Annotation:
The prediction has a mean pLDDT of 79. SAM riboswitch aptamer (S box leader) from Gracilibacillus sp., 108 nucleotides, folded computationally. Taxonomically the source falls in Gracilibacillus (Bacteria, Bacillati, Caryophanales, Bacillaceae).
RNA sequence: CACUUAUCAAGAGAGGUUAAGGGACUGGCCCAGUGAUGCCUCAGCAACCAGCAUGUUUUUUGUGCAUGGUGCUAAUUCCAGACGGUAUAUUCAUACCAAAGAUAAGGA
Numbered sequence: 001c002a003c004u005u006a007u008c009a010a011g012a013g014a015g016g017u018u019a020a021g022g023g024a025c026u027g028g029c030c031c032a033g034u035g036a037u038g039c040c041u042c043a044g045c046a047a048c049c050a051g052c053a054u055g056u057u058u059u060u061u062g063u064g065c066a067u068g069g070u071g072c073u074a075a076u077u078c079c080a081g082a083c084g085g086u087a088u089a090u091u092c093a094u095a096c097c098a099a100a101g102a103u104a105a106g107g108a
Base pairs, nucleotide, nucleotide: 001107003106004105005104006103007102008101013042014041015040016039017038021031022030023029025081026080027079028078043073044072045071048069049068050067051065052064053063054062055061077100084097085096086095087094088093
C1' cells in the first nucleotide's frame, strides 16, 4: 500500500498530559470542559502470526499456555446507505451475499 486469505453480535481501564471536537465517509443517533480526541506510562482483553506443551495423523489438524510480534480496551463494524445482486413476499418489507471499513498473515 494497489493485491490474496481469514475474522469482525463476545471481551477489556487507571493515571499524567493535551485541548474541542469525536464515533472512517454521508444521513441519523450517541460520546464529550463531570475533559471527548490525540500522545505517554502501567494495567487488562483477545488468540491473527511466531513459540512451547499435548492429542490426532487419510489429509493433517484439534486443545491449551500467554513467552515474543502485532492488535484492541462506548454502543453489533452504533444503525442505515454507498455499481449492485439472490431468495421470500408481491402491499409494506425481511434475510443473505456483494461493496465499503477495521485487524492479522502472506505478498508487492